[in-house]
Context: one part of a larger RNA
Molecule: large-subunit ribosomal RNA, domain II
Organism: Microthrixaceae bacterium
RNA sequence: GCCAGCGAGUUGCGGUACGCGGCAAGGUUAACCAGAGAUGGGGAGCCGGAGCGAAAGCGAGUCUGAACAGGGCGUUCAGUCGCGUGCGUAGACCCGAAGCCGAGUGAUCUAUCCAUGGGCAGGUUGAAGCGGGGGUAAGACCCCGUGGAGGACCGAACCCACCUAGGUGAAAACUGGGGGGAUGACCUGUGGAUAGGGGUGAAAGGCCAAUCAAACUCGGUGAUAGCUGGUUCUCCCCGAAAUGCAUUUAGGUGCAGCGUCGAAUGUUCAGCAGUGGAGGUAGAGCACUGGAUGGGCUAGGGGUCCUACAAGAUUACCGAACUCAGCCAAACUCCGAAUGCCAUUGCUCCAUAGUUCGGCAGUGAGACCAUGGGGGAUGAGCUUCAUGGUCGAGAGGGAAACAGCCCAGACCGCCGGCUAAGGCCCCUAAUUCUAGACUAAGUGGAAAACGAUGUGAGAUUGCCUAGACAGCCAGGAGGUUGGCUUAGAAGCAGCCACCCUUGAAAGAGUGCGUAACAGCUCACUGGUCGAGUGAUCUUGCGCGGACAAUGUAACGGGGCUCAAGUCUAGAGCCGAAGCCGCGGAUCCGCUUUAUGCGGAUGGUAGGGGAGCGUCGAUCUCGCAGUGAAGCGGCCGUGGAAACGGUCGUGGAGCGUGGUCGAGUGCGAAUGCUGGC
Numbered sequence: 001g002c003c004a005g006c007g008a009g010u011u012g013c014g015g016u017a018c019g020c021g022g023c024a025a026g027g028u029u030a031a032c033c034a035g036a037g038a039u040g041g042g043g044a045g046c047c048g049g050a051g052c053g054a055a056a057g058c059g060a061g062u063c064u065g066a067a068c069a070g071g072g073c074g075u076u077c078a079g080u081c082g083c084g085u086g087c088g089u090a091g092a093c094c095c096g097a098a099g100c101c102g103a104g105u106g107a108u109c110u111a112u113c114c115a116u117g118g119g120c121a122g123g124u125u126g127a128a129g130c131g132g133g134g135g136u137a138a139g140a141c142c143c144c145g146u147g148g149a150g151g152a153c154c155g156a157a158c159c160c161a162c163c164u165a166g167g168u169g170a171a172a173a174c175u176g177g178g179g180g181g182a183u184g185a186c187c188u189g190u191g192g193a194u195a196g197g198g199g200u201g202a203a204a205g206g207c208c209a210a211u212c213a214a215a216c217u218c219g220g221u222g223a224u225a226g227c228u229g230g231u232u233c234u235c236c237c238c239g240a241a242a243u244g245c246a247u248u249u250a251g252g253u254g255c256a257g258c259g260u261c262g263a264a265u266g267u268u269c270a271g272c273a274g275u276g277g278a279g280g281u282a283g284a285g286c287a288c289u290g291g292a293u294g295g296g297c298u299a300g301g302g303g304u305c306c307u308a309c310a311a312g313a314u315u316a317c318c319g320a321a322c323u324c325a326g327c328c329a330a331a332c333u334c335c336g337a338a339u340g341c342c343a344u345u346g347c348u349c350c351a352u353a354g355u356u357c358g359g360c361a362g363u364g365a366g367a368c369c370a371u372g373g374g375g376g377a378u379g380a381g382c383u384u385c386a387u388g389g390u391c392g393a394g395a396g397g398g399a400a401a402c403a404g405c406c407c408a409g410a411c412c413g414c415c416g417g418c419u420a421a422g423g424c425c426c427c428u429a430a431u432u433c434u435a436g437a438c439u440a441a442g443u444g445g446a447a448a449a450c451g452a453u454g455u456g457a458g459a460u461u462g463c464c465u466a467g468a469c470a471g472c473c474a475g476g477a478g479g480u481u482g483g484c485u486u487a488g489a490a491g492c493a494g495c496c497a498c499c500c501u502u503g504a505a506a507g508a509g510u511g512c513g514u515a516a517c518a519g520c521u522c523a524c525u526g527g528u529c530g531a532g533u534g535a536u537c538u539u540g541c542g543c544g545g546a547c548a549a550u551g552u553a554a555c556g557g558g559g560c561u562c563a564a565g566u567c568u569a570g571a572g573c574c575g576a577a578g579c580c581g582c583g584g585a586u587c588c589g590c591u592u593u594a595u596g597c598g599g600a601u602g603g604u605a606g607g608g609g610a611g612c613g614u615c616g617a618u619c620u621c622g623c624a625g626u627g628a629a630g631c632g633g634c635c636g637u638g639g640a641a642a643c644g645g646u647c648g649u650g651g652a653g654c655g656u657g658g659u660c661g662a663g664u665g666c667g668a669a670u671g672c673u674g675g676c
Base pairs, nucleotide, nucleotide: 001676002675003674004673005672006671011090012089013088015087016086017085018084019083020082021081022080023079026047027046028045032041033040034039051058052057061073062072063071064070093230094229096227100220101219102218103217104216105215111194112193113192114191115190116189117188118187119186120184122154123153124152125150129146130145131144132143133142134141158181159180160179162178163177164176165175196212198208199207200206233611234610235609236608237607238606243256244255245254246253247252257363258362259360260359261358262357263356264355265354268353270348271347272346273345274344275343276342277341283335284333285332289329290328291327293325294324295323296322300318301317302315303314304313305312366391367390368389369388370387371386372385373384374383375382396407397406398405411584412583413582414581416580417579418578422574423573424572425558426557427556431571433570434569435568436567437566438565444560450544451543454541455540456539457538458537459536460535461534462533463532471528472527473526474525475524477501478500479499482496483495484494507522511520512519585601586600587599588598589597590596612665614662615661616660617659618658619657621655622654623653630649631648632647633646634645635644636643637642
């Protein structure tokens, strides 16, 4: 891992509600007795039939009270027993803690201690003391010997465990190679002592039998678990919630909301229309409250001038108020919608509407999308509200793939038809469809500010056959080198001014250039040429801006250019579990009850209903060695759980129908046991 077997809402008691049933102003027995049992006996007791008061007590009343007052509770409404279901109490659907307490068992491991024994190859160093010599006044001191100290040195046994390999190990702590101690606070044998909130501890919360921030065994014990996991046959009807308030509350719970079942009510619901209302949002506005820009006017302040003081003059400074113009606001409003909301009248209307009471729930982690807001960065597949949708609990078609987007809500069957979204060149069902235009970027098939003689459409405007624009030919002069400045300044460093003349035209000069001149050129003009040429705005589609990690890789792919791209208009077709057709099933409603018509039947938590099968009891009717159950193959029936037939195997029990009762259905629980 697979297979087989086992494996989870039970039982007692109490109350209550509903369902079903019996009897009914009554209902019912309990223990116990008899009986094989069904059942019979058993009326003690309990509930109901009358209440009120603390009670005496009174009684359809009674209590309070002085009350013949008022008020409270009653007087009208059928109960009771059994079975079933839900809830309560018990272990209470099952498995699961870490733990708490009690009584015991442990120091053969290990910690420390006690008693008594044992062990430490070999080598090195050479303390004190002592002897001799030197030395001194005597010492101290020095030298040579002797001596054999030391938590001394090197290193086996022995003890340890720092590094490394080993690390599904050879091993649940060891082995190999290195390493430390090795006469000591050393190692070790045997016997003994200390015990669980206790011991022991050169102290690490270490150790106390592979277990230690409180050992182990048994018991209390089925501790408790607002937590996790699991919870076994079928079909039918309805069908949620992830919200509000509260909570030592936030992944729990209570009440409400939303579901279901029953009873009652009978359109009260909803939609639309009419009528009547409340309101301060969107927008807008500046009349208030504030913010805020420019101008005018101006009190006041600052600067300057003047000034002994007082006063005055002036100001490209600041500036309240006032005023003109233009603005801003969730906590501004002179205004002010659309929706929505409330009331009422009418109409529509099968949709399992609404409301009330009662039984039983589940939910109280929501997700994304659109719209209106808050928070955030006018970030987030972010967060938090509101309104709606989908998913959740929803399959089908589209979006290549894709819970939350678009279309559309799957009772079952059909090798029939029509459509939706989306599509129609090939992959791939359906047009290489019709008409017109745009795009040249593979734009389409990712992106901004900004940039650009890309290209289409529209508008306004300058110049132009008295000849424009571009090119070419020619002129582009004189006073004058204007004045100043300067070494110089002559159109062209800089400052000032910018006139006059000739003329078709020509600046006191547009740029290059020179040291300064010179030179080239432009504006401007003539000629040549012969038809358009400039500017601005609006708009369609394109261009650049444009950089990421395995490999094209930003159309699903191929591939596509008067498209197979984009825009406009149109004709067809394809396309779903939608709709229609035919057949069938169940439920509901209606009814001239024909067996007709109409409607409904996605579904998690959950509520309700109807069944299948297993084991046993009892009654009944049956089967069986001419072969029961069980097992295997094949065939058939039913809407499902299932059931039947036949053949083989097997070798002794089994089944139908009714009623009753359960240890009653397995795929999951890191389930349990066994087999492989």